Model confidence (mean pLDDT): 80 of 100. This is a predicted structure of a 98-nucleotide RNA (c-di-GMP-I riboswitch aptamer). It was read from a public genome assembly, where an Rfam model found it.
This record gives sequence, structure tokens and C1' cells, in this order.
RNA sequence: UCAUCGAAAAGGCAAAGCUGUCGAAAGGCAGUGACGCAAAACUAUAGGGCCUGAUGCUUUCGGUCUUGUGCCGGAGCAAAUGGUAGCCAGUUGCCGAG
Repeated sequence: UCAUCGAAAAGGCAAAGCUGUCGAAAGGCAGUGACGCAAAACUAUAGGGCCUGAUGCUUUCGGUCUUGUGCCGGAGCAAAUGGUAGCCAGUUGCCGAG
């Protein structure tokens, strides 16, 4: 150097589930637990994707009584400013058989 690679060893991380907690949700955090991981480290206001849907509505259905441009609930449509790095991506990076 091959390395945009993966034999071994050391060390590391920790999916689902469960418990607690925060959140509208997605999801986060802590504990437990290991499916896996050589980047499963870091980056989410400047790339793409995905998840949620607070919120909005000249929509629609129902309920309600004070009958209003009312209120409440469901459905529909639109909608990140919320998330996800264990989807891709970007940045940095341990060991080193052969």
C1' cells in the first nucleotide's frame, strides 16, 4: 500500500420485546434484553428517501344548545416548523491475518 477489504484478538455498540418516563403522534431518554453491526461513531435549518400529523380548510357526517360565520367529535384533503443516521448520503475513525 492492497483497504471502497474482513481472518484473529482486544475493546465497543445494541434491534424486537418488556418496564419506567417525556411527547398530540412519529419518536426520544433510562433500565432490561441481543437481532444484528467495522463505522450500528458523529452530522437532521444547506442532498434524496421514509415516518408522524400538531396545525389549517370555501369539504363532509354526527352530536350539542345559548341557534351562532357557535362549540365538540369522526371522516376527507392539504400540511413540518416534529422525527428517523440501525434507509441511502456526508465527515471522521480502531485492529490488520494474508